[in-house]
Context: one part of a larger RNA
C1' cells in the first nucleotide's frame, strides 16, 4: 500500500453499471414456479352461436338439440432427464489436461425401401356397491396414431450357413386431369404433417487410461471378490461388475491404510515476478433434493415440484385411515454482525407442445429495497478590505495577531434535484393483399421469395431535447506527542481517560475532555474482521 458478496459508528444530493442468507442442506404458513395437441380419438361438464318448443311481464326465463366456434374430466402424443437451486457428500478417474475403444443417442439433417389386410379391448359414459375423507370394488356400451396378430422384406438380426427371425397409423388442405358411381363425392388424383425397417452424419450421453490435484507418520503395515486366470450371466457396452472353479496373488516409506479438512476448473485477489491466498457473481463439469433404500416408465432418470418402502417431523379424521416435502420464485419462524420485494412483462432473447394462431415459462427482460462497491456530476461562479461584526489568541495595543476574501455587499450563471412540453431505439416477426418460382391435371392446395397494408412495448411520466423560476433543495468524518501531513487555551490532577507500537495523565498535559485554530480523505470518513 492494495484488496472484500463485508459488518459497525457517525454522516448521507443525483445519476449509470453491478453486487446482496458467507451463519441452520434449520423448519415452513400462502401463492405462483411444466406443460401442450381437438389437425391422434371417443365425446359434450360448462360458455358462446344457430335450430326448435314451452311460459309469458314482448324481451326476459326455462327446457331440448353436438348443428357450429369451442372445449371441462377422459384415451393417446410429445416434454415433465431441459431450463430453476444448493454444496451436504466426495481426496475420487470427482476436476483439469492429452489420450483410447467394447457403446446407446428422442427430436433434426441426407440418402435408400415401405405404409397391404385384418381383430380384441380398456377408459371415458352409464347402472349398482363400499368410503367421513383420500379414493376404491363390480356389471354393461364405445373411438383412435392406444394394444395384438396375419402378409410382404431392400436392407437388418440369429445361424451349425441347410435355414430361421422380424414392422408400419394414420391425420389435414385442395381438386376432377385419370379411375368408380355419375349434379357431385370418393376407397380417385394431388400437396403436406406423419408412421416403419434400415444406412450415415450432427448432437448429447456411458465406459477406460497416463499425468496433475490440501493436512497428519504423535497414523506402518492394508486387503478374502481380495490379485489374476478359465467358463457362465448381466449391461447399450468393457471389466470380480455378479457367480463357480483353479491359483496366490496385490497395494505400500515415491507414504500404502487410517485420521482431519475440502465440491473441481476457467478464475479472482496480491505482488515486479517467482509465488501465496482464495473458488460469491459470470462460465464449464460433478454431486445432492427431507433422511436411508428401490426399482418402474422412458431414447435419455435409479427422475427437485414422478412411484414405492422403511424413519423422523409436520397437517387432517367420523379413530378404520390418509395427506405433505421452498438446496424453484417472493415471502414467513429461527440462527446471526449480516445480506432485499409475498412487485410487473411474456415486448424482446430462449426453451415446451402445436400446421399454425397460439398456449405456458418466478428461465428471461425489467422495476422495487440497500452507499455494498466501482464510476460520474453536484453542493455555485467572479468580483468584493470598512480587512465589518462575533469568536479564539497575546507582550492587552482605543491602527495587535488570527479566523479571512472568508462573510455581507455587486455582477453572473443555472448544470443535477422541482414543473411542464416534445421524443427515440430496444419490432424482427406474425396476419392480410399483390406478384414471381417451385410442385401439380391445374389459373385449387401448398411451399418459398420480393412488394405494399395493419398490427405487437413489461420497462415507461424511458433514454435524450427543450421551456420555467431561483443561489435557490444538497458536507460531512477523521485526524493534529514521534512513527505521521497539522498547535494553541481553558477544564482535570496517576482522577476521569487515552492507546496501533512506543508511551500519555500525580497543578502550566500540542497525548485526557472542550473550545479556537489547522492537517488528510471527500458523499463519504473512520473502526473492526479477513488476504496478500
Nucleotide at each position: 500500500g492494495a484488496u472484500u458478496g463485508a459488518a459497525c459508528g457517525c454522516u448521507g444530493g443525483c445519476g449509470g453499471c453491478a453486487u446482496g442468507c458467507u451463519u441452520a442442506a434449520c423448519a415452513c404458513a400462502u401463492g405462483c414456479a411444466a406443460g401442450u395437441c381437438g389437425a391422434a380419438c371417443g365425446g359434450c361438464a360448462g360458455c358462446g352461436c344457430g335450430g326448435g318448443g314451452a311460459g309469458c311481464u314482448u324481451g326476459c326465463u326455462c327446457c331440448c338439440u353436438g348443428g357450429c366456434g369451442g372445449c371441462g374430466a377422459g384415451u393417446g402424443g410429445c416434454g415433465g432427464a431441459c431450463g430453476g437451486g444448493u454444496g451436504a457428500g466426495u481426496a475420487a478417474c470427482g476436476c483439469g489436461u492429452g489420450g483410447g475403444a467394447a457403446u446407446c443417442u428422442a427430436c433434426c439433417c441426407a440418402a435408400c425401401g415401405g405404409u397391404g389386410g385384418g381383430g380384441g379391448a380398456c377408459a371415458a359414459c352409464u347402472c349398482g356397491g363400499g368410503g367421513a375423507a383420500a379414493c376404491c370394488c363390480g356389471g354393461g356400451c364405445u373411438a383412435a396414431u392406444a394394444c395384438c396378430g396375419c402378409a410382404u422384406a431392400c436392407g437388418u438380426c440369429c445361424u451349425a450357413c441347410g435355414g430361421g427371425a422380424g414392422a408400419a397409423a394414420g391425420g389435414g388442405g385442395g381438386c376432377c386431369u385419370c379411375u368408380g358411381c355419375u349434379u357431385g363425392c370418393a376407397u380417385g388424383c394431388u400437396c403436406u404433417c406423419g408412421c416403419c425397417g434400415a444406412u450415415g452424419g450432427a448432437u448429447g450421453a456411458g465406459c477406460c487410461c497416463g499425468c496433475g490435484u490440501c493436512c497428519g507418520a504423535u497414523u506402518a503395515g492394508c486387503u478374502u471378490g481380495u490379485u489374476g486366470g478359465u467358463a457362465g450371466g448381466g449391461u447399450a457396452a468393457u471389466g470380480g461388475c455378479c457367480u463357480a472353479c483353479c491359483a496366490a496373488g496385490g497395494c505400500g516409506a515415491c507414504g500404502a491404510u487410517c485420521g482431519g479438512u475440502a465440491g473441481c476448473u476457467g478464475g479472482u485477489c496480491u505482488g515486479a515476478g517467482a509465488g501465496g491466498a482464495c473458488g460469491a457473481u459470470c462460465a464449464g463439469c460433478c454431486a445432492c433434493a427431507c433422511u436411508g433404500g428401490g426399482a418402474c416408465u422412458g431414447a435419455g432418470a435409479a427422475a427437485c415440484g414422478g412411484c414405492c418402502c422403511a424413519g423422523a417431523c409436520u397437517c387432517c379424521u367420523g379413530c378404520g385411515g390418509g395427506a405433505g416435502g421452498c438446496a424453484g420464485c417472493a415471502g414467513u419462524g429461527g440462527g446471526g454482525a449480516a445480506u432485499a420485494u409475498u412487485g410487473g412483462a411474456c415486448a424482446a432473447u430462449g426453451g415446451g407442445c402445436g400446421a399454425a394462431a397460439g398456449c405456458c415459462u418466478g428461465a428471461u427482460c425489467c422495476a422495487g429495497c440497500a452507499a455494498u462497491g466501482c464510476c460520474g456530476c453536484g453542493u455555485g461562479u467572479g468580483u468584493g478590505a470598512a480587512g465589518a461584526a462575533g469568536g479564539c489568541c497575546c507582550u492587552c495595543g482605543u491602527u495587535g495577531g488570527u479566523u479571512g476574501u472568508a462573510a455581507a455587499g455587486c455582477a453572473c450563471u443555472u448544470u443535477c434535484a422541482g414543473u411542464g412540453g416534445g421524443g427515440a431505439a430496444g419490432a424482427a416477426c406474425a396476419g392480410c393483399c399483390g406478384g414471381g418460382u417451385g410442385c401439380c391435371a391445374a389459373u385449387a392446395c401448398c411451399a418459398u421469395c420480393c412488394g405494399g397494408c395493419c398490427u405487437u412495448g413489461a420497462c415507461g411520466u424511458u433514454a435524450c431535447c427543450u421551456a420555467c423560476a431561483g443561489a435557490a433543495g444538497a458536507a460531512g468524518c477523521a485526524c493534529c506527542g514521534g512513527c505521521u501531513a497539522a498547535c494553541u487555551c481553558u477544564g482535570u490532577g496517576c482522577c476521569a481517560g487515552c492507546a496501533g507500537c512506543c508511551g500519555c495523565g500525580g497543578u502550566a498535559a500540542u497525548a485526557c475532555a472542550g473550545a479556537g485554530g489547522g492537517u488528510g480523505c471527500g458523499a463519504g470518513c473512520g473502526u473492526u474482521a479477513a488476504u496478500c
A computed fold for a 532-nucleotide part of an RNA from an Immundisolibacterales bacterium, annotated as small-subunit ribosomal RNA, 5' domain. The sequence was found in a public genome assembly. Its mean pLDDT, the model's own confidence on a scale to 100, is 87. Taxonomically the source falls in Immundisolibacterales (Bacteria, Pseudomonadati, Pseudomonadota, Gammaproteobacteria).